Predicted 3D model of a 73-nucleotide RNA (transfer RNA) from a Candidatus Omnitrophota bacterium. Rfam family: tRNA. Rfam links the family to the GO term triplet codon-amino acid adaptor activity. It is annotated as a transfer RNA. The sequence was found in a public genome assembly. Model confidence (mean pLDDT): 80 of 100.

RNA sequence: GGCGGCGUAGCUCAGUUGGCAGAGCAAGGGACUCAUAAGCCCUGUGUCAGAGGUUCGAUUCCUCUCGCCGCCA
Numbered sequence: 001g002g003c004g005g006c007g008u009a010g011c012u013c014a015g016u017u018g019g020c021a022g023a024g025c026a027a028g029g030g031a032c033u034c035a036u037a038a039g040c041c042c043u044g045u046g047u048c049a050g051a052g053g054u055u056c057g058a059u060u061c062c063u064c065u066c067g068c069c070g071c072c073a
Base pairs, nucleotide, nucleotide: 001072002071003070004069005068006067007066010025011024012023013022019056027043028042029041030040049065050064051063052062053061
């Protein structure tokens, strides 16, 4: 330098014919208990890496940039 993959909640990750952003864990609250833990019930406030474009509408499609990983040279 060329090509490809990934970037979504604190962490690990889902999320398709473009139409209200989710799960598990963690965290917070409640109830229970003499008390604590476990188990039980409830709770999401996220610039979907950034910018631009297409569209009535973009996490999703297109272009560029940034970061990480891999392959080729």